[in-house]
Context: one part of a larger RNA
RNA sequence: UUGGGUCUAAAACAUCCGUAGCUUGCCUGAUAAGUUCCUCGUGAAAUCUUAUCUCUUAAGGAUAAGGCGUGCGAGGAGUACUGCCAGGCUAGAGACCGGAAGACGUAGGAAGUACGUUCGAAGUAGCGGUAAAAUGCGUUAAUCUCGGACGGACUCACAACAGCGAAGGCAUCCUACGAGGACGGUUCUGACUGUAAGGGAUGAAGGCUAGGGGCGCAAAGUGGAUUAGAUACCCAUGUAGUCCUAGCAGUAAACACUGCACACUAAACAUUAGUACCUCCUCGAGAGGUAUUGGUGCUGUAGAGAAGUCGAAGAGUGUGCUACCUGGGAAGUAUAGCCGCAAGGCCGAAACUU
Numbered sequence: 001u002u003g004g005g006u007c008u009a010a011a012a013c014a015u016c017c018g019u020a021g022c023u024u025g026c027c028u029g030a031u032a033a034g035u036u037c038c039u040c041g042u043g044a045a046a047u048c049u050u051a052u053c054u055c056u057u058a059a060g061g062a063u064a065a066g067g068c069g070u071g072c073g074a075g076g077a078g079u080a081c082u083g084c085c086a087g088g089c090u091a092g093a094g095a096c097c098g099g100a101a102g103a104c105g106u107a108g109g110a111a112g113u114a115c116g117u118u119c120g121a122a123g124u125a126g127c128g129g130u131a132a133a134a135u136g137c138g139u140u141a142a143u144c145u146c147g148g149a150c151g152g153a154c155u156c157a158c159a160a161c162a163g164c165g166a167a168g169g170c171a172u173c174c175u176a177c178g179a180g181g182a183c184g185g186u187u188c189u190g191a192c193u194g195u196a197a198g199g200g201a202u203g204a205a206g207g208c209u210a211g212g213g214g215c216g217c218a219a220a221g222u223g224g225a226u227u228a229g230a231u232a233c234c235c236a237u238g239u240a241g242u243c244c245u246a247g248c249a250g251u252a253a254a255c256a257c258u259g260c261a262c263a264c265u266a267a268a269c270a271u272u273a274g275u276a277c278c279u280c281c282u283c284g285a286g287a288g289g290u291a292u293u294g295g296u297g298c299u300g301u302a303g304a305g306a307a308g309u310c311g312a313a314g315a316g317u318g319u320g321c322u323a324c325c326u327g328g329g330a331a332g333u334a335u336a337g338c339c340g341c342a343a344g345g346c347c348g349a350a351a352c353u354u
Base pairs, nucleotide, nucleotide: 004325005324006323007308008307012322014202015201016200017199021195022194025089026088027087028086029085031083033082034081036077037076038075039074040073041072042071048066049065050064051063052062053061054060092192093189094188095187096185097184098183104178105177106176107175108174109173110172111155112154115151116150117149118148119147120146121145126137127136163170164169207248208247209246210245211244212243216242217241221237222236223235224234259321260320261319262318263317264316267299269297270296271295272294273293274292275291276290277289278288279287280286303310304309327354328353329352337346338345339344
């Protein structure tokens, strides 16, 4: 390389958008580039097969015919499929309209309890903490109780196996401006699709820069314990940080350890968002049921799988496109390059060893 693979053995980019490329519904006509057939030319020699001749024979050699040379070129024919050109269609895709659902995003405003600080009142000797203690706080009046003011962070219950988002993620209430999906209608466009190398955007926590803010929590640090020791686990403190604004960074067990899209392939149950209909009805935005579409789950047939298990949300049966893997270690290291303020990130070996 071929072949085989990628949930758990090595291997699906963190996620999405999208350029080239590859790929692509149905019908008609034209063309004949790919493709198929025929003819001709060419396709060195040696080697191979057969026949004859020749070295006295053999291996060998010579001549002739055939074969091989899977190719290339020219001409002719065919037109199912692919391509290209022209025309048409509506099942894919998109637009439009309708009423619902949602912790979807950004910005602004409001609220709530708890906590802390401070002031006032009342009150007196302890409080706090632990397995037990001590450090610590307290007669300059603490802890505890009541009332006021201020501060920053957070958003209990409802809460779900629920919902939304491409992923990261998103939860008090209200408003404004945006975005997406599902369902229903079937008005419009008429294949406009799918995937996606490079490229772009977004991307938890922690980290970095500048300016604010700092209640609580809390890396580092300090003290008290424990212990043989204790640079820990426990306790008391405590700075970065956590919060806001503007930037940078670009990584996670960024996990469902499962790339995206389409078609097909048993059933049962639950739940969520629609739609149509039926029954009941206190006529309610009510209750129950049937059918159907989309989502989220759970059991499970066929099938798959090494098994665990998966099973219309496939790891089943097929198709299209992409990324990645090829024994362990050295090593996600070194070097070069690119990016970054730095930390570091991306790309990414070998010697050697086994």

Model confidence (mean pLDDT): 86 of 100. The part of an RNA shown here (small-subunit ribosomal RNA, central domain) has 354 nucleotides and comes from a Nanobdellota archaeon. The sequence was found in a public genome assembly. Its Rfam family is "Archaeal small subunit ribosomal RNA". Rfam links the family to the GO terms ribosome and structural constituent of ribosome.